[in-house]
Context: one part of a larger RNA
Molecule: large-subunit ribosomal RNA, domain I
Organism: Pseudomonadota bacterium
RNA sequence: GGCGUGUGGGGGAUGUCUAGGCACUAGAAGGCUGUAGGGCGUGGAAGACUGCGAAAAGCACGGGGGAGUUGUCAAACGAAUCCUGAUCCCGUGAUUCCCGAGCUAACCCAGGGAACUGAAACAUCUCAUUACCUGGAGGAAGAGAAAACAACCGUGAUUCCGUCAGUAGCGGCGAGCGAAAGCGGAACAGCCCAAACCAGAAGGCCUAGCCUUUUGGGGUAGUAGGACCGUGGUAGUAUCGUGAUUCUUAGUUGAACGGUUUGGAAUGACCGGCCAGAGCGGGUGAAAGCCCCUUAAACGACAAGAAGAGCGAGCGAGCGGGAUUCCUGAGUAGAACUCAACACGUGAAAGUGAGUUCGAAUCCGGCGGGACCAUCCGCCAAGGCUAAAUACUCUCUAGUGACCGAUAGUGCACAAGUAGCGCGAGCGAAAGAUGGGAAGAACCCCGAAAGGGGAGGAUACUGAACCUGAAACCACAUGCCU
Numbered sequence: 001g002g003c004g005u006g007u008g009g010g011g012g013a014u015g016u017c018u019a020g021g022c023a024c025u026a027g028a029a030g031g032c033u034g035u036a037g038g039g040c041g042u043g044g045a046a047g048a049c050u051g052c053g054a055a056a057a058g059c060a061c062g063g064g065g066g067a068g069u070u071g072u073c074a075a076a077c078g079a080a081u082c083c084u085g086a087u088c089c090c091g092u093g094a095u096u097c098c099c100g101a102g103c104u105a106a107c108c109c110a111g112g113g114a115a116c117u118g119a120a121a122c123a124u125c126u127c128a129u130u131a132c133c134u135g136g137a138g139g140a141a142g143a144g145a146a147a148a149c150a151a152c153c154g155u156g157a158u159u160c161c162g163u164c165a166g167u168a169g170c171g172g173c174g175a176g177c178g179a180a181a182g183c184g185g186a187a188c189a190g191c192c193c194a195a196a197c198c199a200g201a202a203g204g205c206c207u208a209g210c211c212u213u214u215u216g217g218g219g220u221a222g223u224a225g226g227a228c229c230g231u232g233g234u235a236g237u238a239u240c241g242u243g244a245u246u247c248u249u250a251g252u253u254g255a256a257c258g259g260u261u262u263g264g265a266a267u268g269a270c271c272g273g274c275c276a277g278a279g280c281g282g283g284u285g286a287a288a289g290c291c292c293c294u295u296a297a298a299c300g301a302c303a304a305g306a307a308g309a310g311c312g313a314g315c316g317a318g319c320g321g322g323a324u325u326c327c328u329g330a331g332u333a334g335a336a337c338u339c340a341a342c343a344c345g346u347g348a349a350a351g352u353g354a355g356u357u358c359g360a361a362u363c364c365g366g367c368g369g370g371a372c373c374a375u376c377c378g379c380c381a382a383g384g385c386u387a388a389a390u391a392c393u394c395u396c397u398a399g400u401g402a403c404c405g406a407u408a409g410u411g412c413a414c415a416a417g418u419a420g421c422g423c424g425a426g427c428g429a430a431a432g433a434u435g436g437g438a439a440g441a442a443c444c445c446c447g448a449a450a451g452g453g454g455a456g457g458a459u460a461c462u463g464a465a466c467c468u469g470a471a472a473c474c475a476c477a478u479g480c481c482u
Stems, first nucleotide, its partner, number of pairs: 001481009015467001016433002020404002022401007029393002031103002037099003040053003044077001047073003059093006068081003107138001108136005118125001122172001148155002159186005169177002190385003193329001197217009222363001224328004228321004236315002239313004245307005251299003257272005273290002275279001281293003334358007344370001365380005420427002440466001443454004
């Protein structure tokens, strides 16, 4: 010097754990108002978190509860309070400094609107009517009671799911895009205006009257309906009020075990019992149905909120006749051109929406059935409302997991959107575990201290740089080789 072994140091892997996350299920709730969010204060006490607001870890009232209490890190001290019921929990109120007019996770509707990418390049196309921006609303939104489908049979508002079907189609017929009817389900609910006509009021005029505006009645359909002429009054109700009852926001009762032994400690082992509508789960000095909290089951509200049967109010379907007259949504439907959106890229391109220019009919009417025409069939546009089934989860309650277990799981299990960085928009960590109990090592010795040796304590190699304590690396001791 090398190799090996041992004992330590060093380091913080591994194992075990969980206070925190992640995903989902069921129910609730789905809005807030000097808001969201901040600043500054506020305690006997310096800081941080939490709470609160100059009435400032709180005040008042009502309810619950029943022995200690003055939130946490975080003990000690001080000063107080409480069975004349405190602290604490629930409900309703009061107070609520300064800044700050909108705030809000996703879901929904509308107006704008990309590119990377794919097409193995790229331009139509695709990504995508996506991301993103803006506006608006609700607990859902939107859609919705046929100018619909269908096919000579029929269905009967809308929405959502499954299927139809990767079919019919569209497509530099490339890449790709991609239905609908029908069928099976979820949920079901239908209505109101405009007009004709009647009556009233106001105004105007070429005052027998007409016109305009307005109010009330009337009326709402496609086997056409209504006005008009006769005749008649109740099934229901999505509006309002009241409100039995139930639920939510504190809570209450809640069965059954002892001995011996090992141990620091029994929930372990052994012996003998008991309860069970409760052997889910958690805690307790190791592993507990019977020690504690719970659990099954049963019960409970002054007050506030939610749902809501029933009742009341309001609203409110009719029947017959006739075919003479009147009404039935106009710069609309439709056409041309240019676009958009329809699964459909202009295509043979219907149907839908928009801009420009034109521009009907009036029930003997009009629209559609994928160019167009005829026949046949279906329907009644140019006004409006409409619950449920559906979407989502910032949030609350209960629960579940072949989800994670501290380089994982949220960025954050810890004073985390903190420390720190950046002019700023913004970026953004690391960091968990003594022990059953601080019993946190009195006292003695060495040392300047750090540290160490005794003592004490069940154990201190559990000693605070604290569970376990791997490897690299370092030291010492020792065996062998040189």